Predicted 3D model of a 71-nucleotide RNA (transfer RNA) from an uncultured Clostridia bacterium. It matches the Rfam family "tRNA". The family's RNA type in Rfam is transfer RNA. Gene Ontology term of the family: triplet codon-amino acid adaptor activity. The prediction has a mean pLDDT of 81. The sequence was found in a public genome assembly.
């Protein structure tokens, strides 16, 4: 340097352009003499900056970051 390809809480992972779910962490409670296991609840996420649409994690355009191919 070209072409693909990927970024969603703290971590893994969903999501026919129509409430961003689900598991594990944390955190509270409950339960125990105490601690771990069990249950119950809460918190906290769409890579940035633009566009299109009544509506974008999802289409479009730029950039960044990582992967992979080819030279």
């Nucleotide at each position: 340097u070209g072409c693909c390809g990927a970024a969603u809480g703290g971590u893994g992972u969903a999501a026919u352009g129509g409430u961003a779910g689900c598991a594990c962490a944390u955190c509270g409670g409950c339960c125990u003499c105490u601690g771990a296991c069990a249950c119950c609840g809460c918190u906290a996420g769409u890579c940035a900056a633009g566009g299109u649409u009544c509506g974008a994690a999802u289409c479009c355009u730029u950039g960044u970051u990582c992967g992979g191919c080819a030279g």